[in-house]
Context: one part of a larger RNA
């Protein structure tokens, strides 16, 4: 002097952009936050309608409807939040996998033939206070299992080319044996289904270096280091096992302890450094504390399961429910951190042909000088230099001071009146033309949470708008009174004990200004 997610005292007029629990990974009342397909499937409730009948209350019975709930599908491993752990291939960079996976998503290739038995619900009977849940009867499917077919795949066996340093490889090659697919739907030309080849994106895995402090931590290891074989993984590996060797790691700091998510950057610096890891992006890690595995293309899964374990809740005492480090919101801690708001309009996702629905993601508002940026609080003229402060060398005269009164101008901002977007093209709904067509192509309507907002015009009026630090030196700004080592100041020096520019007061002055000062931290 700069910073800074800042707090605190004095103060405050608007506007723009941007940030906003750094502390208790403490505990959470209440809503939200992950759904969606009827174009996969059976079945269907309210309500409208019609026909029979009727003791006029209704019964049966068609059709139209489609609610809530099941069964599938696909999503829920994204997106959103936190830093507790973790010093380690976590992260950063740079390389490899001849040791691997990848749902939808482009491109290609080849198929889809034939059967079959449940189950949910629905309906019946039952147990519970509830969460739930047991039996029985029936029924569907792009649910589920058999058979068949294999251009292809996978595991094998023989021969065989060709590469490679090398366990081998190879979008070689014959031949032979085993296994290995599939679903329809609907508005009928669209979708979807199988296998298999390729890309495309994601993900897994190694390895070389760099990645905080302590030696007042010197030794440390037994699956430990390494074989060979078995298992196991999408895949290498002691990853796990058996059995056989004794190894492996350390002063170039190994092992332990202590603090810590890592980058990219941010902050300062002339660099070099040093300090930091709010806000946005990447990666990692975690989801009341531990552990586990299940579905799955991916998870060992914040809004799934199961068990332990701690705390809250309900309970008919027999037993159950629950996890905000999603969004707000609540208590607590704390110097200290916001609204239990609005909308899917746009941009992104998920489902779906689509229409759409869902999206506390996101867009927006509200709140707060927390920051940075602009604007404004007048502008001219005005001396008898009023009048009141204050000061002196006191009939006065210096300053406050053009500073005010007063003239006369402007109206940013505030007020009031009116006009008022951009952000919207998609898609949808309809004309028209082309089209095999559901396709395109063109006109026209329709879709704004912010918002009557932004912004423009126009009226009146200086009207609605300054404070805070400081003034002994370092530092720009000095006199009076007060007081008398006292009450005080104080960043260092140091001031005060009767003439205090240093304490309180005033008057005048400096610097900064909607902020000025303090503290606290880091260059």
């Nucleotide at each position: 002097g700069g910073a800074u997610g800042a707090a605190c005292g004095c103060u405050a007029g608007c506007g723009g952009g941007a940030g906003g629990c750094u502390u208790a990974a403490u505990a959470c009342a209440u809503g939200c936050a992950a759904g969606u397909c009827g174009a996969g499937c059976g079945a269907g409730a309210a309500g409208g309608u019609g026909g029979u009948u009727u003791u006029c209350g209704g019964a049966c019975u068609g059709c139209c409807g489609g609610a809530a709930a099941g069964c599938g599908g696909c999503g829920c491993a994204c997106g959103g939040g936190u830093g507790a752990g973790u010093a380690a291939c976590g992260c950063g960079u740079a390389c490899g996998c001849a040791a691997u996976c990848u749902a939808c998503c482009c491109c290609c290739c080849a198929c889809a033939c034939u059967g079959g038995g449940a189950u949910a619900g629905c309906c019946c009977c039952g147990g519970g206070a509830a969460a739930c849940u047991g039996g029985g009867a029936u029924u569907a499917a792009u649910a589920c299992c058999g058979g068949a077919u294999g251009g292809g795949c996978u595991c094998u066996a023989a021969c065989u080319a060709c590469c490679g340093c090398a366990u081998g490889g190879u979008g070689g090659g014959u031949u032979g044996g085993a296994g290995u697919a599939a679903a329809g739907a609907u508005u009928u030309a669209u979708u979807g289904g199988u296998g298999g080849g390729g890309g495309a994106u994601g993900a897994g895995c190694g390895u070389g270096c760099g990645u905080a402090c302590u030696a007042u931590u010197a030794g440390c290891u037994a699956g430990u280091u390494g074989g060979u074989g078995g298992g196991g993984u999408a895949a290498c590996g002691g990853c796990u096992c058996a059995c056989c060797a004794a190894g492996g790691c350390g002063a170039u700091g190994a092992u332990a302890g202590u603090u810590a998510g890592g980058g990219g950057g941010c902050g300062u610096g002339a660099g070099a450094g040093c300090g930091u890891g709010a806000u946005c992006c990447c990666c990692c890690a975690c989801a009341c504390g531990g552990g586990u595995a299940c579905u799955g293309a991916g998870a060992c899964a914040c809004g799934g399961a199961c068990c332990c374990g701690a705390c809250u809740c309900c309970u008919a005492c027999g037993g159950g429910a629950g996890g905000c480090a999603g969004c707000a919101g609540u208590a607590a801690g704390g110097a200290a951190u916001a609204u239990u708001g609005g909308a899917c309009a746009a941009u992104g996702g998920g489902c779906g042909c689509a229409a759409g629905c869902c999206u506390g993601a996101u867009c927006c508002a509200g709140c707060c000088a927390u920051c940075c940026c602009g604007c404004g609080u007048g502008c001219a003229g005005g001396a008898u230099g009023a009048c009141g402060g204050c000061g002196c060398u006191c009939c006065g005269c210096g300053u406050u001071g053009u500073a005010a009164a007063c003239u006369g101008c402007u109206u940013u901002u505030g007020g009031g009146u009116g006009a008022g977007a951009u952000g919207a093209a998609a898609g949808g709904c309809u004309g028209c033309g082309a089209u095999u067509g559901a396709u395109c192509g063109u006109g026209g309507u329709u879709u704004g949470a912010c918002g009557g907002u932004a912004u423009c015009a126009c009226c009146a009026g200086a009207a609605u708008a300054a404070g805070c630090a400081c003034c002994g030196g370092c530092u720009a700004a000095c006199u009076c009174c007060g007081u008398g080592c006292c009450a005080g100041c104080a960043g260092c020096c140091g001031c005060g004990g009767u003439a205090a520019u240093a304490c309180g007061g005033a008057g005048g002055g400096u610097g900064c200004a909607a902020g000025c000062g303090u503290u606290a931290u880091c260059c």
The prediction has a mean pLDDT of 86. This is a predicted structure of a 523-nucleotide part of an RNA (small-subunit ribosomal RNA, 5' domain) from a Saprospiraceae bacterium. The full RNA is in RNAcentral, with records from SILVA.